[in-house]
Context: one part of a larger RNA
């Protein structure tokens, strides 16, 4: 191990695609190893239960009936399930038209800021702090003007906004490309859902090779502070941060809430599309669909809270939990250049 659970107490896999498996719309006919029913056989006796009887009673003993998970054979039923054949359109998908989008990849371009170089003006300070000092500056700094170079990031717009499976995505333009929504009918006709295995993607940091390096900045050096100061503050500053290719595969990868479908009061805001009304047109107003937020009824919850984007009422499938520590460790195995990752105990102890 039945069971009960997984927002915060232990527990949702980082995300998707997806094989096996599990589950699967409406309807007609046939069939039937599931299912239901009847009969037969078997299921030893004792035991057990009920009733009756025998030892003075009881234990004990005797008799009858019942019980015996099931298994085998035969007859029947066809609602449900399976199988076979056919039909349907409400699920799903496709087509057509319209729409929004920081979704992805590549290339080109832009302005502000910063920094460096050169030149001009100009003179003694600048910088930094709680206060200072290290530091920069008469070989002319700081400030200011002009020209040129460089790298990284894109102010305002900007929003409770948008897009993406998640990670994530924001200057502008172009090219290629992904998904999504709405509307109308049309087409296919259950083609669906979920998914062990497997595959793909996966922030930051880190690793390899080659480039690049303005600013920032682990390490490190110096100045302070302090009893000390391997820190907090200051001056510098390497790796890194950036690019290309190849690895790594982990996060408080969080909504700490798996995916899909159905049902269940209202109010309000906003994004995209549509219908109606209105209008010259646009706005406004009413409604429908899809998303994103706030408040809330019923209900749920240990409470906090959740509440049509459910943590409500149900169905299908997967993952996971089962006292604390030892421990996400040891060992083994797989993967990795390494760092390490994945899988994953026990003794012992409370």
């Nucleotide at each position: 191990u039945u069971g009960g659970g997984c927002g915060u107490a232990a527990a949702g896999g980082g995300u998707c695609u997806g094989u096996a498996g599990g589950u699967u719309g409406c309807u007609u006919a046939a069939u039937u190893a599931g299912u239901c029913u009847c009969c037969c056989g078997u299921u030893a006796a004792a035991u057990c239960u009920u009733u009756g009887g025998g030892c003075u009673u009881a234990a004990c003993c005797c008799a009858a009936a019942g019980c015996u998970c099931g298994c085998g054979g035969g007859g029947g039923a066809a609602a449900c399930g399976g199988u076979u054949a056919g039909g349907c359109u409400a699920g799903a998908a496709u087509a057509u038209g319209c729409g929004a989008u920081a979704g992805g990849u590549a290339u080109a371009c832009g302005g502000a800021a910063c920094u460096c170089a050169u030149a001009g003006u100009g003179u003694a300070g600048g910088g930094g702090u709680g206060a200072a000092a290290u530091c920069c500056g008469u070989u002319g700094a700081u400030a200011u003007u002009a020209u040129g170079g460089g790298g990284a990031a894109c102010a305002c717009c900007a929003a409770a906004a948008g897009c993406g499976a998640a990670a994530g995505c924001a200057g502008u333009a172009u090219a290629c490309u992904g998904g999504c929504g709405c509307a109308u009918u049309a087409u296919u006709g259950a083609c669906a859902c979920u998914c062990a295995a497997a595959g793909a993607c996966g922030a930051a940091a880190g690793c390899g090779u080659g480039g690049g390096u303005a600013g920032c900045g682990a390490a490190u050096g110096g100045g302070a502070u302090u009893a000390g100061a391997u820190a907090c503050c200051c001056c510098a500053g390497u790796a890194g941060u950036c690019c290309a290719c190849g690895c790594c595969c982990u996060a408080a990868a969080c909504g700490u809430u798996g995916c899909u479908c159905u049902c269940u009061c209202g109010c309000u805001a906003u994004u995209a599309g549509g219908a109606g009304u209105a209008u010259c047109g646009a706005c406004c107003c009413u409604c429908c669909u899809a998303g994103u937020g706030g408040c809330u009824u019923a209900g749920c919850u240990a409470a906090c809270g959740c509440g049509g984007u459910a943590a409500g009422a149900g169905a299908g499938c997967c993952g996971c939990c089962u006292g604390g520590g030892a421990a996400g460790u040891a060992c083994g195995a797989g993967c990795g250049c390494a760092a390490g990752c994945u899988u994953a105990a026990a003794a012992c102890u409370c």